[in-house]
RNA sequence: UCAGAUGGUCGGAUGGCCGCCUUCCGGAACGGGGAAACCCAUCGGGGGGAGGAAAGUCCGGGCUCCACGGGAAUACGGUGCCGGGUAACGCCCGGCGGGGGCGACCCCAGGGAAAGUGCAACAGAAAACAUACCGCCCCCAGCGCUUUUGGGCGCCGGGUGGCAAGGGUGAAAAGGUGCGGUAAGAGCGCACCGCGCUCCUGGCAACAGGGGCGGCAGUGCAAACCCCACCGGGAGCAAGACCAGAUAGGGGCGGCAUUUCGGGGCUCUGCCUCGAAAGGCGGGUUUUCCGCGCCGCCGCCCGGGUAGGUCGCGCGAGGCGUCCGGCGACGGACGUCCCAGAUGAAUGGCCAUCGAACGCCCGGCGACGGGCGCGAACAGAACCCGGCUUACAGACCAUCUGGCACU
RNA sequence: GAUCGCUUAGCUCAGCCGGUAGAGCAACUGACUUUUAAUCAGUAGGUCGAGAGUUCGAAUCUCUCAGCGAUCACCA
Numbered sequence: 001u002c003a004g005a006u007g008g009u010c011g012g013a014u015g016g017c018c019g020c021c022u023u024c025c026g027g028a029a030c031g032g033g034g035a036a037a038c039c040c041a042u043c044g045g046g047g048g049g050a051g052g053a054a055a056g057u058c059c060g061g062g063c064u065c066c067a068c069g070g071g072a073a074u075a076c077g078g079u080g081c082c083g084g085g086u087a088a089c090g091c092c093c094g095g096c097g098g099g100g101g102c103g104a105c106c107c108c109a110g111g112g113a114a115a116g117u118g119c120a121a122c123a124g125a126a127a128a129c130a131u132a133c134c135g136c137c138c139c140c141a142g143c144g145c146u147u148u149u150g151g152g153c154g155c156c157g158g159g160u161g162g163c164a165a166g167g168g169u170g171a172a173a174a175g176g177u178g179c180g181g182u183a184a185g186a187g188c189g190c191a192c193c194g195c196g197c198u199c200c201u202g203g204c205a206a207c208a209g210g211g212g213c214g215g216c217a218g219u220g221c222a223a224a225c226c227c228c229a230c231c232g233g234g235a236g237c238a239a240g241a242c243c244a245g246a247u248a249g250g251g252g253c254g255g256c257a258u259u260u261c262g263g264g265g266c267u268c269u270g271c272c273u274c275g276a277a278a279g280g281c282g283g284g285u286u287u288u289c290c291g292c293g294c295c296g297c298c299g300c301c302c303g304g305g306u307a308g309g310u311c312g313c314g315c316g317a318g319g320c321g322u323c324c325g326g327c328g329a330c331g332g333a334c335g336u337c338c339c340a341g342a343u344g345a346a347u348g349g350c351c352a353u354c355g356a357a358c359g360c361c362c363g364g365c366g367a368c369g370g371g372c373g374c375g376a377a378c379a380g381a382a383c384c385c386g387g388c389u390u391a392c393a394g395a396c397c398a399u400c401u402g403g404c405a406c407u
Numbered sequence: 408g409a410u411c412g413c414u415u416a417g418c419u420c421a422g423c424c425g426g427u428a429g430a431g432c433a434a435c436u437g438a439c440u441u442u443u444a445a446u447c448a449g450u451a452g453g454u455c456g457a458g459a460g461u462u463c464g465a466a467u468c469u470c471u472c473a474g475c476g477a478u479c480a481c482c483a
């Protein structure tokens, strides 16, 4: 200097003027809206006011309700090398194995195919109990040539003879390479590699290394069903709670289900209320056990009314700094800070100066330099938090790799 | 804001426990007809919304995006 890899930070700056939302303190007035609940406005002062993704809503939680409070099983869904982190996770960290790259480094849903079922189109002889089209070899019969004549060579036909080396098909052809061996061949034999079983060593483990045995078998697909291990109750802030007001406090259909005894009251063949017994119902997939609650409840449809307010709702797995432990994710201690909260939805507008990038022109071989113009990417909280994924003009920092040149 | 669903020929839809994509209407050509319609015969038309992954092979299985649509308030 060129080309890259990984991790991180920022993502227009400064000043002035005018506004917007929210919150706190003090004052004034008893003001305005509304049926009410409740809200708004006014004066002075103080504080705060979008993001790294606020996004997609893909995972995991908090919180709230469904009285599922707890245990077990089943169904369904999810996850899937090993160890750790965490409130939890499908996230993160560190390893292992496999693959890619010269390298820094990157990628992998990465359990089980000797539990079972299923699939493997087309092509091909054969596709999972293997098989034989061309081919190679042997045997038998025939013909031709030759003359080493009990031989050799070639051609053709037959064999319920052998073989799988070679060709060809396919994504995949039942270990690979080499030597020996054979009529030709073949793990038929041997060496190395691969594979299976077993033992030892190292490691918490995944796994790695080594020894021995075996001649080689059960190819692939589980993001096909499935098996194994682990995890999960469901719904979601339009959850839910309260206040105010309105209405016909209504009707229909369906499901399951309560009877008895006693006391009391009233508007007394009835209704309300209290207690007891047995039984039944209630689990937002189902069953069962314990416990609990209820004894009329649930679901759907039609019709009617309201489209108001307050809370939930901002102190939290919180931010920042220092130190300690850990390779790291992260954890601990101490100090310090309080930091958006709307509900047609605030976080903005104007001016001035500076400005990255971009476009045009000029100069230069080039890196680059000068002038002019324009003036900042993706995008905007809506119950909250931890992740993932996706979008993003650019700027900067740190560490590292490869090439070239010079010293 | 939340929860679901869909995307295949010009239009409406099949195919979705993988093997190379069809039907109806529409379009075009020919026949019949004086001509048109109807009818009959035939033809063309598809990156299966996009991109990755699993697999020998993906419309189909998985993931991530994009577009479109539907539903969800309270009281009695």
Base pairs, nucleotide, nucleotide: 001403002402003401004400005399006398007397008396009395010394012354013353014352015351016350017349018348020049021048022047023046024045025044026043031040032039033038051378055389056388058387059386060385061384062383063236064235065234066233069290070289071288072287073286076232077231078230079229080228081095082094083093084092085091096110097108098107099106100105111227112226116225117224118221119220120219133167134166135163136162137161138159139158140157142155143154144153145152146151175193176192177191178190179189180188194216195214196213197212198211199210200209201208202207240311241310242309243308250302251301252300253299254298255297256296258278259277260276261275262274263273264272265271266270279295280294281293282292304482305481306480318337319336320335321334322333323332324331325330358373359372360371361370362369363368408479409478410477411476412475413474414473417432418431419430420429426463434450435449436448437447438446456472457471458470459469460468

Annotation: This is a predicted complex of two RNAs, RNase P RNA and transfer RNA, with 483 nucleotides together. Its mean pLDDT, the model's own confidence on a scale to 100, is 78. It holds a member of the Rfam family "Bacterial RNase P class A". Rfam's curators write: Ribonuclease P (RNase P) is a ubiquitous endoribonuclease, found in archaea, bacteria and eukarya as well as chloroplasts and mitochondria.